Transfer RNA from Microbacterium invictum, 76 nucleotides, folded computationally.
The prediction has a mean pLDDT of 81.
RNAcentral records the identical sequence in 45 taxa.
RNAcentral holds the sequence, with entries from ENA and MGnify.

[in-house]
Order: sequence, then structure tokens, then C1' cells
RNA sequence: GCCGGCUUGGCGCAAUUGGUAGCGCACCGUACUUGUAAUACGGGGGUUGCAGGUUCAAGUCCUGUAGCCGGCACCA
Repeated sequence: GCCGGCUUGGCGCAAUUGGUAGCGCACCGUACUUGUAAUACGGGGGUUGCAGGUUCAAGUCCUGUAGCCGGCACCA
């Protein structure tokens, strides 16, 4: 330098053919308990790496860009 993959709550991951973002764990509250844990019920937390574009509508499509991983090439 070229090619491919990944980036989504604190963490790990989903999201069909574009149709408006969900699950588990963690966290908070309540019940239960002498108390804790466990268990049950309930709750908060995201504008999807960043910046643009297309569209009635973008996590999804297009362009640019950053980071991480892998492969290839170059190394006089």
C1' cells in the first nucleotide's frame, strides 16, 4: 500500500426484504429473610464509532473518516 471482517446501554450479543432498537448479565426498587444470598415482580439506562448523502422512513443502502482483528504485498 491492497483485500476482508468487526464497532449497537456498564459488559457480552441480537435486530428478516430499509418500517422506527431488543435479549442475557450487571445496576436500582419492592416482596421474601433475623440478616445476606438465592428467588419472584417491577424500573432506569442507547439516537447504533464519527461526519455527510439517498429515502416518506437508515443499525441496515452509498461516500468519506477513526479504531481494532486477520490475510496479502513491499521493505533499495

It matches the Rfam family "tRNA". The family's RNA type in Rfam is transfer RNA. From the family's description: Transfer RNA (tRNA) molecules are approximately 80 nucleotides in length.
NCBI's taxonomy places the organism under Bacteria, Bacillati, Micrococcales, Microbacteriaceae, Microbacterium.